About this RNA
Predicted 3D model of a 73-nucleotide RNA (transfer RNA) from a Candidatus Micrarchaeota archaeon. Rfam family: tRNA. Rfam's curators write: Transfer RNA (tRNA) molecules are approximately 80 nucleotides in length. Rfam links the family to the GO term triplet codon-amino acid adaptor activity.
């Protein structure tokens, strides 16, 4: 160079065009329980890699960029 897969809260994932102002887990912040801490419970903050294009309607479909892993040269 080329081909393939991936990029989603701090971490680590789900989603396969409307039910998604994005779900679960963890963290961390507050409260409840406790004589304290731990542990459990609620509560809460917190994310789509960029840019463009279909589309009424894109986190998803396409095109480009960028970055990561892998093949092949």
């Nucleotide at each position: 160079g080329c081909c393939u897969u991936g990029g989603u809260g701090g971490u680590g994932u789900a989603g396969u065009g409307g039910c998604c102002u994005a779900g679960c887990a963890u963290u961390c912040a507050a409260g409840a329980u406790u004589g304290u801490c731990a542990c459990u419970c609620u509560u809460g903050c917190g994310a789509c890699c960029c840019g463009g294009g279909u589309u009424c309607g894109a986190a998803u479909c396409c095109c480009g960029g960028c970055c990561a892993a892998g093949g092949c040269g």
The coordinates come from a structure-prediction model, not an experiment, and the mean pLDDT is 81.